[in-house]
Molecule: FMN riboswitch aptamer (RFN element)
Organism: Paractinoplanes pyxinae
Order: sequence, then structure tokens, then C1' cells
RNA sequence: ACGCGCUGGCGGGACUCGGUGAAAUUCCGAACCGGCGGUGAUCCAGUCUGCUGACUGGUAAGCCCGCGACCCGGACGUCGUUGCUUACGGCGGACGGUGGACCUGGUGAGACUCCAGGGCCGACGGUUGAUCAGGCACCGCCUGGUCAGACAGUCCGGAUGGGAGACAGCGCGU
Repeated sequence: ACGCGCUGGCGGGACUCGGUGAAAUUCCGAACCGGCGGUGAUCCAGUCUGCUGACUGGUAAGCCCGCGACCCGGACGUCGUUGCUUACGGCGGACGGUGGACCUGGUGAGACUCCAGGGCCGACGGUUGAUCAGGCACCGCCUGGUCAGACAGUCCGGAUGGGAGACAGCGCGU
């Protein structure tokens, strides 16, 4: 230095102004945000060299290739109900599925990555009012019905969770 194993903490950003409205950080206009690995012609530093240039290190993509989060399924494990099996439910879960979005021009040998311009994308659940009935309660809430409505990348929640992965320490091997 590399490989493997164990341990440890770390490991996602963003609503501001105006409009409509009973109600919007959810709609409309403008603004705002961009996880991890790879690739990479930018840029920076260093070494070598006679210019050219070569090499090394760092750095450079939301929409190029993958991964993670979310969602669906799930062998199997575990707990509960049950006299047992089965079955059902809770939790975990290898693995599988799903899994968003870019063009134009310029430069050039070469660009979905550089420069310029214009676009596009972003899991699941929640969210408002009127009225009627019942309940709690003592005037606001809960449950149900009816009518109308408002739609989240950014708010609240699962989540003090999970996690791609980068790093550090220790052990073993080469």
C1' cells in the first nucleotide's frame, strides 16, 4: 500500500415577496434546493522536460452509468392469539420488483460532463369550511352523514428511524 474481518462515531438541502381565497410556505406569477459511488476535455498544485508535452495529486454532472431513501412482494426468523396443526396479526428480513428528469448553440479530434441559453424532475401519509345528528364537555373537540373545496421537492408525520457511502481504530493475510 492492497484485500478480508470486526468496532466506532459520521452520513440531505430548500418558502421569500406578490395574487386569488373563509382557508394555501400546498394553487397562480416570480424566487429557492440538489444524498452517495463512477466517468469526465474544466480549473488548481506539484514533479519531469529543450519548446511541445508527459506524469502524479486534488477538484468538476439533480436530469450519462449505477446505488440509497420511499413504495410493493418476500424464503426465513421471532413474538402474540389458539389445546395442536393451520390460520391471522405485530416486528425483523436475505432476495426480487418498481424506481423522476435535457435539449439547442459554441469550442473541439472527441462533450448528455466545459461555456452560453432555454427547459425539466423530485416517495408515502396528513392538512379546509358550512351544516345536520349523536357523544364528551361546557362552547370547543370527537364520531358519523350531507354539501362545497385546496393540488406540498421546501410545512407536519413515520424518523432521536433507515441508509448508499466516506473516514478512523484494531486484527489477519499478501